[in-house]
RNA sequence: GGCUCCAUCGUCUAAUGGCAGGACACCUGAGUUUCGAUCAGGCAAUGCGGGUUCGAUUCCCGCUGGAGUCA
Numbered sequence: 001g002g003c004u005c006c007a008u009c010g011u012c013u014a015a016u017g018g019c020a021g022g023a024c025a026c027c028u029g030a031g032u033u034u035c036g037a038u039c040a041g042g043c044a045a046u047g048c049g050g051g052u053u054c055g056a057u058u059c060c061c062g063c064u065g066g067a068g069u070c071a
Stems, first nucleotide, its partner, number of pairs: 001070007010024004018054001026042005047063005
């Protein structure tokens, strides 16, 4: 340098064009003499810039970062 793949809450992971969900973590409460376990509730995300579309996490282009492969 060429090609392929990946990027979603703090972490891991779903969502094949139609309300972005779950687990763990964190916070609040219940409960407990207290802590933990348990139960109820809450907070929190689509890497960036464009395009297509009534509508984009999803499709297209570019950029950034990462992984693999060829030379």
Background
The RNA shown here (transfer RNA) has 71 nucleotides and comes from a Phycisphaeraceae bacterium. Its Rfam family is "tRNA". The family has 954 seed sequences and 5,335,975 matches in Rfam 15.1. The family's RNA type in Rfam is transfer RNA. Model confidence (mean pLDDT): 83 of 100.